[in-house]
RNA sequence: UGAUAGAGGCGCGGCUUUUAUCAGUAGCAUAAAACUUUAAAGGCAAUGGGUUUUAUGUGAAAGGAAACGCCGCCGAAGGGAACUGAAUCGCCUUAAUUCUGCUUCUCUGGGUCGUCGGGAAAUACCCGGCGGACUGUCGCGUAUUUGCGGAGAGCUAUCGU
Repeated sequence: UGAUAGAGGCGCGGCUUUUAUCAGUAGCAUAAAACUUUAAAGGCAAUGGGUUUUAUGUGAAAGGAAACGCCGCCGAAGGGAACUGAAUCGCCUUAAUUCUGCUUCUCUGGGUCGUCGGGAAAUACCCGGCGGACUGUCGCGUAUUUGCGGAGAGCUAUCGU
């Protein structure tokens, strides 16, 4: 310096199916009333349209989640920024959010608990900051007990140069 194979453990991610939740919600229909000129802001078109409330009837879905199974694996994977495309009102601009990418750079060893913030219908779950103990790995130190520190572009084994 290159190749191959491995380890951490409630280990990581993906897919199908089923189930609960979403929700008696959104929407639709009927009736009545009020407001208004399109719902984040600004504007435009149309003479038609919209919003809210009450009552009756009907009545979802997506995303997210859990379980079994299967698949790929150990920077597994996840986040941030930039850039590209798309969605959120009938149209335009801006904002915000979400999704997407053989893209570029950068951060995080891992799971777990607490707390703060964001996403989401949500006390679920996911993401991030901070903190605690635990755990794997390497280095330094210690007679031992054990202490301190680092990061996965790392560590171990084998082979080759």
This is a predicted structure of a 161-nucleotide RNA (Lysine riboswitch aptamer) from a bovine gut metagenome.
Rfam family: Lysine riboswitch aptamer. From the family's description: Riboswitches are metabolite binding domains within certain messenger RNAs that serve as precision sensors for their corresponding targets.
Its mean pLDDT, the model's own confidence on a scale to 100, is 75.